[in-house]
Predicted 3D model of a 76-nucleotide RNA (transfer RNA) from a Spirochaetales bacterium. Model confidence (mean pLDDT): 82 of 100. It matches the Rfam family "tRNA". Rfam links the family to the GO term triplet codon-amino acid adaptor activity.

RNA sequence: GGCGGCAUAGCUCAGUUGGUAGAGCAAGCGGCUCAUAUCCGCUAGGUCAGGGGUCCGAGUCCCUUUGCCGCUACCA
Numbered sequence: 001g002g003c004g005g006c007a008u009a010g011c012u013c014a015g016u017u018g019g020u021a022g023a024g025c026a027a028g029c030g031g032c033u034c035a036u037a038u039c040c041g042c043u044a045g046g047u048c049a050g051g052g053g054u055c056c057g058a059g060u061c062c063c064u065u066u067g068c069c070g071c072u073a074c075c076a
Base pairs, nucleotide, nucleotide: 001072002071003070004069005068006067007066010025011024012023013022019056027043028042029041030040031039049065050064051063052062053061
């Protein structure tokens, strides 16, 4: 340099055919308990990597940029 994959909550990850963005853990609060843990309930937490396009409507489709990973080619 070429090809491919990945990027969604603090962490690990879902998200079907384009139609209201979610789960577990973690955090905060409450319940339970003599108390702690477990357990139960509630709450908060999002520029869906950045930009552009298509569409009535984009996390999802198209283009581009950035970062990470893998394969491969060349030089030495």